Large-subunit ribosomal RNA, domain VI from Candidatus Hodgkinia cicadicola, 256 nucleotides, folded computationally. Its mean pLDDT, the model's own confidence on a scale to 100, is 83. The full RNA is in RNAcentral, with records from ENA. Taxonomically the source falls in Candidatus Hodgkinia (Bacteria, Pseudomonadati, Alphaproteobacteria, Hyphomicrobiales).
[in-house]
Context: one part of a larger RNA
RNA sequence: CGAAAGGACGCUGCCGGGCCCUCCCUCCAGUACGAGAGGACCGAGGGGGCCGAACCGCUGGUGUCCCUGUUGUCCAACCAAGGGCACGGCAGGUUAGCUACGUUCGUAACGGAGAACCGCUGAAAGCAACUAAGCGGGAAUCCUCCCCGCAGAUUAGCGUCCUACGUUAGAAUCGUGGUAGAUUACCACGUCGAUAGGCCAAAUGUGCAAGCAUGGAAACAUGUUCCAGCUAACUGGUACUAAUUCUCAAAAGUUG
Numbered sequence: 001c002g003a004a005a006g007g008a009c010g011c012u013g014c015c016g017g018g019c020c021c022u023c024c025c026u027c028c029a030g031u032a033c034g035a036g037a038g039g040a041c042c043g044a045g046g047g048g049g050c051c052g053a054a055c056c057g058c059u060g061g062u063g064u065c066c067c068u069g070u071u072g073u074c075c076a077a078c079c080a081a082g083g084g085c086a087c088g089g090c091a092g093g094u095u096a097g098c099u100a101c102g103u104u105c106g107u108a109a110c111g112g113a114g115a116a117c118c119g120c121u122g123a124a125a126g127c128a129a130c131u132a133a134g135c136g137g138g139a140a141u142c143c144u145c146c147c148c149g150c151a152g153a154u155u156a157g158c159g160u161c162c163u164a165c166g167u168u169a170g171a172a173u174c175g176u177g178g179u180a181g182a183u184u185a186c187c188a189c190g191u192c193g194a195u196a197g198g199c200c201a202a203a204u205g206u207g208c209a210a211g212c213a214u215g216g217a218a219a220c221a222u223g224u225u226c227c228a229g230c231u232a233a234c235u236g237g238u239a240c241u242a243a244u245u246c247u248c249a250a251a252a253g254u255u256g
Base pairs, nucleotide, nucleotide: 001152005163006162007161008160009159010158011157015149016148017147018146021049022048023047024046025045026044027043033038051106052105053104054103055102059100060099061098062097066093067092068091069090070089071086072085073084074083075082111143112142113141117137118136119135120134170248171247174190175189176188177187178186195242196241197240198238199237200236201235205230206229211224212223213222214221215220
C1' cells in the first nucleotide's frame, strides 16, 4: 500500500512443513506340523531402547553473599560484638528461577486409493483362461487421520461486536513492569490502580543470635519471654513511593 467506511476480537484452512523407528517377554500352545529333535502362522496382553515434546510436585544439579561454621591478617583505643582482604578465602547447607541424572506424554487406531501378487464372474475362441467390459482382497508405500505455520489464498475468505464531529470507536508515544525479551516485538498495568518498589504477615532456608548470668585456669559449656536470631528472586495483603504529561485518529452521512 492492497483487501471498496473505520476499527477490535475470534475462526476456517488453499497450500506448506513435521511425525513415520525398533527389540524382548507372556498367553494362544509345547497346540498345528513333525518319526523324533524341534516348533509356528493368525490373534491378545505386557515390558524396554533410540528420538522428540512439555514440565519442576518428587529425586538430584546450580543457586557470587540467604543462613551457619572456621583459618590467616588488618581496622575502629582495648574487651566483646562486627567489618574488609585472601578464588564467594575455605567449608556445610539452601529459597526462587533455570535444569536432567527427574516426571509425564508421543511416534496409535480407523478409513480411502493401490504395487507385486491372490481371486470372482466372463467372452473374443460352444472349451479353457484373474481381463478384453465388470467386481473383490492386498505393503512400514501414497492420500487422510495427529502436530505446527498460514487469508498478499490479489480467488485477498467467514463470524461476532463497536463507532457519526468528539480527549469519538480505536491506536501510538510515555511511564510501572514481566508469564516476554539482544534491540524490537509480545503480554500485564497506569489512581475508576495491586504494575513494580517499600512496609506488614506468612512461607522457605539456616540452625539456636546479641546481651546478661553461672561454671571453668583457659579453650569453652550451660541457662535465658531460646524451634532463637537472620532470611534473595516465592505467597497473601496494604496506595507509603513511582505509574506525571502530551499526541494521532476514519467513515456512509448531517448541518449551514